[in-house]
RNA sequence: UCACUGGAGAGAGAUGGGUCAUCGAGCCCAUCCACCGAAGGGGCAAGCGGUGCCCGGCCACACGCCGACACCGUCAAUCUCUCAGGUAAAGCGGACAGCGA
Numbered sequence: 001u002c003a004c005u006g007g008a009g010a011g012a013g014a015u016g017g018g019u020c021a022u023c024g025a026g027c028c029c030a031u032c033c034a035c036c037g038a039a040g041g042g043g044c045a046a047g048c049g050g051u052g053c054c055c056g057g058c059c060a061c062a063c064g065c066c067g068a069c070a071c072c073g074u075c076a077a078u079c080u081c082u083c084a085g086g087u088a089a090a091g092c093g094g095a096c097a098g099c100g101a
Stems, first nucleotide, its partner, number of pairs: 001101002004098003011033001013032007034087003040083001041081003047074006055067004
């Protein structure tokens, strides 16, 4: 990478319009509210690197070195955000996992 298999969560929400001869828990569009996190996307830790400088230590002193502090860079997720996506069943999607190549 390919193929197969497994794979969660959350409103059968409200309103309006369209479609269907009519109805409907069907389908489509728009608006509003509520919610989910496991396509994708954003954010963050320690650590590491750099800079700064008053401070503390080593040294007789200085250079230098070490520590602390501040800032910058780098940096993970099943954490977090909820942009995107999703919220009856079915279907689609699905992080991740298993078998095989």